[in-house]
């Protein structure tokens, strides 16, 4: 240098043919309990690693950078 995968709440990780972001763990409330823990119900938090393009609509296609991992000259 060249290719090939990834980048999504505080943390791990799904999103199907582009149709508008699951779950778990955390957390905050409440309930239960003498209290704490567990247990049970609720609830709060991302618009996707940046920037730009295509569409009536982009996490999802397309392009450019940037990190992070493999492959290879």
């Nucleotide at each position: 240098g060249g290719g090939g995968c990834g980048u999504u709440g505080g943390g791990c990780g799904a999103g199907u043919u582009g149709g508008u972001a699951a779950g778990c763990c955390g957390c905050u409330u409440g309930a239960c309990c003498u209290u704490c823990a567990a247990u049970c119900a609720a609830g709060a938090g991302a618009g996707c690693g940046c920037g730009a393009g295509u569409u009536c609509g982009a996490g999802u296609c397309u392009c450019g950078c940037a990190c992070g991992c493999c492959c290879u000259g």
Source information:
The RNA shown here (transfer RNA) has 73 nucleotides and comes from a Pyrinomonadaceae bacterium. It matches the Rfam family "tRNA". The source organism's lineage runs through Bacteria, Pseudomonadati, Blastocatellia, Blastocatellales and Pyrinomonadaceae.